Source information
This is a predicted structure of an 89-nucleotide RNA (Glycine riboswitch aptamer) from an Actinomycetota bacterium. The sequence was found by an Rfam model in a public genome assembly. Taxonomically the source falls in Actinomycetota (Bacteria, Bacillati). The coordinates come from a structure-prediction model, not an experiment, and the mean pLDDT is 80.
Parts: sequence; structure tokens; C1' cells
RNA sequence: UGAUCCCGUGCGGGAGAGUCCUGGGCAACCAGGCGCCGAAGGGGCAAUCUCCCCGUCAACCUCUCAGGCACAUGGACCGCACGGGAGAG
Repeated sequence: UGAUCCCGUGCGGGAGAGUCCUGGGCAACCAGGCGCCGAAGGGGCAAUCUCCCCGUCAACCUCUCAGGCACAUGGACCGCACGGGAGAG
């Protein structure tokens, strides 16, 4: 000096599913009930690896614990910028 990788921050994009019923409440919202969604988080499993036993082992797959089902917020992931760390060459 530096491809690339990781973490964080900011901006932009970002799906799905009842603003259903009852009660309280001006409303927002709270409690209960039923019905749903999967892309915060979390759990589970393959190939593989293994001393072929224990175990290892991923997801946008799956489970819906959590979260969510008007708007807002959130939102895996994607793009750009910045900061920090590692860094082949």
C1' cells in the first nucleotide's frame, strides 16, 4: 500500500398475515377469546466430518417459544458511505 472478510453506525429499498369478537376506554391502548404470518431473536434436522460410538453440522427449510397481523415502529436480506479489527499479495 492492499484484494477480501468480520463488527458497528448512517441513509435508501424491504414481504407476509384479522385495525376479527367481547369487556373497559374519547382515542391510543389494556385484558380475554378465536383465526392467521414468518424475514428480529430462538429451537430442530441433511450431506459432510469422525475413533463410524458419543458427537460435528446450514438455511430464506421447518417449529411457531418469542415476535408480528390499519398506520407507525420493527424487519432477514440488498445497495452506498463512514469508523474499527483481521489481512493474502